[in-house]
The RNA shown here (transfer RNA) has 73 nucleotides and comes from a Bacillota bacterium. Lineage of the source: Bacteria > Bacillati > Bacillota.
RNA sequence: GGGCCCUUAGCUCAGUCGGUAGAGCUCCCGGCUCAUAACCGGUUGGUCACUGGUUCGAACCCAGUAGGGCCUA
Numbered sequence: 001g002g003g004c005c006c007u008u009a010g011c012u013c014a015g016u017c018g019g020u021a022g023a024g025c026u027c028c029c030g031g032c033u034c035a036u037a038a039c040c041g042g043u044u045g046g047u048c049a050c051u052g053g054u055u056c057g058a059a060c061c062c063a064g065u066a067g068g069g070c071c072u073a
Stems, first nucleotide, its partner, number of pairs: 001072007010025004019056001028042004049065005
């Protein structure tokens, strides 16, 4: 230099025939207990890396940018 993949909640990840975004864990609240842990119930939480484009409508399609990883001359 060339090619490919990844980026979604505090963390680990689902969601890719385009239709108003989810799970587990954590945090917080409550129950249970003499108390703690465990367990049970509930709650909170995201401009879907960024900028533009296509579309009635984009996490998803297209282009560019940034960060990370792999292969290759």
It matches the Rfam family "tRNA". About the family: Transfer RNA (tRNA) molecules are approximately 80 nucleotides in length. Rfam links the family to the GO term triplet codon-amino acid adaptor activity.